[in-house]
RNA sequence: ACCCCUACCUCGGGGGGCCUUCACAGGCUGAGACGCGCAAGCGGACCCGUCGAACCUGAUCCGGGCAAUUCCGGCGGAGGGAAGGUUGCAUGUCACAUC
Numbered sequence: 001a002c003c004c005c006u007a008c009c010u011c012g013g014g015g016g017g018c019c020u021u022c023a024c025a026g027g028c029u030g031a032g033a034c035g036c037g038c039a040a041g042c043g044g045a046c047c048c049g050u051c052g053a054a055c056c057u058g059a060u061c062c063g064g065g066c067a068a069u070u071c072c073g074g075c076g077g078a079g080g081g082a083a084g085g086u087u088g089c090a091u092g093u094c095a096c097a098u099c
Base pairs, nucleotide, nucleotide: 001093002092005088007086008085009084010083011049012048013047014046017028018027019026020025034043035042036041055080056079057078061074062073063072064071
């Protein structure tokens, strides 16, 4: 000096279903399906940021299950997809100097 790791700061990306009821309310899965708004959107929480399955396309997909669904699996050694800085210890590597 660098790599890795830890912590912090700022910035950014993303999703928001299914079912029952006249309604209220409730049930399922999940980290997350929340509030406001006629809507576009806005905010919060949560998850993810190239070590990238957070999330999108394929997809009104295929198989299985369920009251039903982005419920599970395949698809998927497919394609896309949003990052910078600071800090410190240890290990490791490299260079230089000295012995």